[in-house]
Formats: sequence, C1' cells, structure tokens
RNA sequence: GCCAGGUAGCUCAGUGGUAGAGCAAAGGACUGAAGAUCCUUAGGUCACCAGUUCAAAUCUGGUUCUCGGCA
Repeated sequence: GCCAGGUAGCUCAGUGGUAGAGCAAAGGACUGAAGAUCCUUAGGUCACCAGUUCAAAUCUGGUUCUCGGCA
C1' cells in the first nucleotide's frame, strides 16, 4: 500500500422496514445438597463523524482500531 473485519460479558448471525442465537449471568422448578436438565428474565450509542433515504447495523464518503490476511 491492497484486502477483510469492529453488533450483548465471550463466540458469532443479521445485505434498507420492531436488533437476534449459542455459551456465560440472574431468578425459579427439580434434588437431602450439588451437578445435569427444564422454564423465565436481564443485558446493545450496531467503532466514530457526515451524507443518501419516508426509513440505515445494512448503501456512500471520511476517520480510527486489529499480537487479522497478502505484499
């Protein structure tokens, strides 16, 4: 320099129309107790700034970051 990526505590999905899953966390059921299992709940400035649009995590421009790739 080119490319990819930044979304919940962690790993990730979501290619214009109410932000989701698994794990983790909290509460409950079960148990003598614990684990496993089951039910429920909480948790988000979608890296930042601007633009397009009735509407942007998603499209466009710029900035920034990565013990990411190529050179």
RNAcentral holds the sequence, with entries from ENA.
The RNA shown here (transfer RNA) has 71 nucleotides and comes from a Candidatus Altimarinota bacterium.
Rfam family: tRNA. From the family's description: Transfer RNA (tRNA) molecules are approximately 80 nucleotides in length.